This is a predicted structure of a 350-nucleotide part of an RNA (small-subunit ribosomal RNA, central domain) from a metagenome. The coordinates come from a structure-prediction model, not an experiment, and the mean pLDDT is 90. It matches the Rfam family "Bacterial small subunit ribosomal RNA".

Context: one part of a larger RNA
RNA sequence: CUGGGCGUAAAGCGCACGUAGGCGGCUAGGUCAGUCAGAUGUGAAAGCCCCGGGCUCAACCUGGGAACUGCAUUUGAUACUGCCUGGCUUGAGUAUGGUAGAGGGAGGUGGAAUUCCAGGUGUAGCGGUGAAAUGGGUAGAUAUCUGGAAGAACACCGGUGGCGAAGGCGACUUUCUGGACUGAUACUGACGCUGAGGCACGAAAGCUAGGGGAGCGAACAGGAUUAGAUACCCUGGUAGUCCUAGCCGUAAACGGUGUGCACUAGGUGUGGGGGGAAUUGACCCCUUCCGUGCCGUAGCUAACGCGUUAAGUGCACCGCCUGGGGAGUACUGUCGCAAGGCAGAAACUC
Numbered sequence: 001c002u003g004g005g006c007g008u009a010a011a012g013c014g015c016a017c018g019u020a021g022g023c024g025g026c027u028a029g030g031u032c033a034g035u036c037a038g039a040u041g042u043g044a045a046a047g048c049c050c051c052g053g054g055c056u057c058a059a060c061c062u063g064g065g066a067a068c069u070g071c072a073u074u075u076g077a078u079a080c081u082g083c084c085u086g087g088c089u090u091g092a093g094u095a096u097g098g099u100a101g102a103g104g105g106a107g108g109u110g111g112a113a114u115u116c117c118a119g120g121u122g123u124a125g126c127g128g129u130g131a132a133a134u135g136g137g138u139a140g141a142u143a144u145c146u147g148g149a150a151g152a153a154c155a156c157c158g159g160u161g162g163c164g165a166a167g168g169c170g171a172c173u174u175u176c177u178g179g180a181c182u183g184a185u186a187c188u189g190a191c192g193c194u195g196a197g198g199c200a201c202g203a204a205a206g207c208u209a210g211g212g213g214a215g216c217g218a219a220c221a222g223g224a225u226u227a228g229a230u231a232c233c234c235u236g237g238u239a240g241u242c243c244u245a246g247c248c249g250u251a252a253a254c255g256g257u258g259u260g261c262a263c264u265a266g267g268u269g270u271g272g273g274g275g276g277a278a279u280u281g282a283c284c285c286c287u288u289c290c291g292u293g294c295c296g297u298a299g300c301u302a303a304c305g306c307g308u309u310a311a312g313u314g315c316a317c318c319g320c321c322u323g324g325g326g327a328g329u330a331c332u333g334u335c336g337c338a339a340g341g342c343a344g345a346a347a348c349u350c
Stems, first nucleotide, its partner, number of pairs: 003322004007304002012318001014201001017198001021194003025088007033081002035077008049065006091191001092188004096183004103177007110154001114150008126135001162169002206247006215241002220236004258317006266295011299306002323350003332343004
């Protein structure tokens, strides 16, 4: 270099943007670089291969041929690819009307609940469990009512509903802002796809500084359980959970399924648009585009299952795998305040 693979056996980067590179729609002309054909030169000898010959055979030796799949020069071919020039509109995009949405940032507001504080009523219990105890309570708890404070989260709506590239996003409202879908026309004219490096984003936990701290709650303390109980259960409870600024960069970051495009039976839900028919009508029915589920044909699959949202049939590009353990370890490099991340072996052993 080549092969086979990557839902669950080893294997899809957490996700996007994008550089180089790779690949790239229809059409006309030019060129002839790739490509293809012919000719010439060269491709030493030996060896390999084929046909002969010589040692009694063979090994060995020897004659001839073929081959040397290459390179160079030259003459042609022009379908395809490249390059140059021009055109096109179906890919891509722009303008314009409309629509849905927990998409993102910032500000403001609200009610329920919880805890705490003050006061009223009221009295011996409360709490907790399998049962208890620790705990709290006659200095008046629990319960109940009124008032106040604080922080965090937003019941119902709520839905295999919606939005977002992924992580993720859920009270109401104002404002700033990204994307998507759909209708009809006009415009640009291949402007595209993928993407090594690179760069942005990236749950939770964790870290730095400053705030905040109701509830919950690693650690920790106590009570139980138990043979023990560094646990499960209970009573407490610090960090944390929250906010601002900055790090970290990981995950069962999962659809365990990379991205884009095209093609290949249907049926049935549901979300957002458009059109039609019909009607009192927002219902229902037909149709179309986009999304999201279930079932299923062909096909695929080791099976499970997948099946127009493919794991079917193809193309383009990237990433990754190559027996288990050792090991995501050591070493080294790099990033990080640290924790640690990323890149990532071998001996040995089965």